Molecule: transfer RNA
Organism: Candidatus Schekmanbacteria bacterium
RNA sequence: GGUCCCUUCGUCUAGUGGCCCAGGACGCCAGCCUCUCACGUUGGUAGCACGGGUUCGACUCCCGUAGGGACCGCCA
Repeated sequence: GGUCCCUUCGUCUAGUGGCCCAGGACGCCAGCCUCUCACGUUGGUAGCACGGGUUCGACUCCCGUAGGGACCGCCA
């Protein structure tokens, strides 16, 4: 340098163009329960790496950028 893959709440993950102003588990916060804590239970919290494009509509498709990874090549 080339080709290909990955990036979503604090963490792990669902998602394959409309059912998602994004769901679940754990965590965290608050209430209930309990003599207290834990467990349990109810509610809340917080996210699509960034920029552009296509489309009536984009987490999803395309291009670029950034970070990470795999393979191959070039110079020395």